This is a predicted structure of a 124-nucleotide RNA (c-di-AMP riboswitch aptamer (ydaO/yuaA leader)) from Thermosinus carboxydivorans. The organism belongs to Thermosinus, within Bacteria. Of the family's consensus pairs, 92% are formed in the model. The coordinates come from a structure-prediction model, not an experiment, and the mean pLDDT is 76.

RNA sequence: AGCUAUAUAAAGCCUAAUCCAGCUCAGGAGCGGGGGAACCAUUACUGGGGUGAAACUCUUUAGGAGUGGGGUGCCUUCAACCCUAACCCGUCAGCUAACCUCGUCGGCUUAGAGAGGAGAAUUG
Numbered sequence: 001a002g003c004u005a006u007a008u009a010a011a012g013c014c015u016a017a018u019c020c021a022g023c024u025c026a027g028g029a030g031c032g033g034g035g036g037a038a039c040c041a042u043u044a045c046u047g048g049g050g051u052g053a054a055a056c057u058c059u060u061u062a063g064g065a066g067u068g069g070g071g072u073g074c075c076u077u078c079a080a081c082c083c084u085a086a087c088c089c090g091u092c093a094g095c096u097a098a099c100c101u102c103g104u105c106g107g108c109u110u111a112g113a114g115a116g117g118a119g120a121a122u123u124g
Stems, first nucleotide, its partner, number of pairs: 011109004018029003030104006040094001047092001048089004055067005068084005074117004078112001
């Protein structure tokens, strides 16, 4: 000096999944999801529906490819790279004010450039 592994701290990323308080009892705020009138809309069958970016088409012995959708250190754009799952309700749910109700997990490690925009700090 390099590589690998472990631990701690900081700074960040995906996601609604954060903060405060308390730990004697119970929570609160914020951010999200579902149900639920009138009006409007909808029409079956082959059940239907929800969360989520996670759908569609072509092809294949397995497997893949494309289009679309989603993510990447203030924002937009270009480029490059990556992802495109899983689970739930149970014959039932369109929208939906009042109202009712539920969640607040888990997993990671990023720094390419140009243009435009927004902001922060310091000094005068």